The RNA shown here (Glycine riboswitch aptamer) has 86 nucleotides and comes from Marivita sp. Of the family's consensus pairs, 91% are formed in the model. NCBI's taxonomy places the organism under Bacteria, Pseudomonadati, Pseudomonadota, Alphaproteobacteria, Marivita. It was read from a public genome assembly, where an Rfam model found it.

RNA sequence: UCAUCCAUGAUGGGAGAACCGGUUCAACCGGUGCCGAAGGAGCAACCGCCCCGGAAACUCUCAGGCAGACGGACCGUCAUGGGGAU
Numbered sequence: 001u002c003a004u005c006c007a008u009g010a011u012g013g014g015a016g017a018a019c020c021g022g023u024u025c026a027a028c029c030g031g032u033g034c035c036g037a038a039g040g041a042g043c044a045a046c047c048g049c050c051c052c053g054g055a056a057a058c059u060c061u062c063a064g065g066c067a068g069a070c071g072g073a074c075c076g077u078c079a080u081g082g083g084g085a086u
Stems, first nucleotide, its partner, number of pairs: 005082009018032005033066003039062001040060003046054003
């Protein structure tokens, strides 16, 4: 001096899944069904400092969602901070 990496913020992209009835109409209520990528939970591959702990994009669907909007795991770019392989 600086990479991988981590955190925060900004910004761009960002899927899936219904119908019927009532009705003051995309909101609410009822019935049945459906989706998984907020969150949550479960098993567990795997990982570790191996007592124990951390654990998924898998599974469940409590929550959330099934016009649009909002949201949205995750990915890219930038900025700030941390860090410091070489």
The coordinates come from a structure-prediction model, not an experiment, and the mean pLDDT is 79.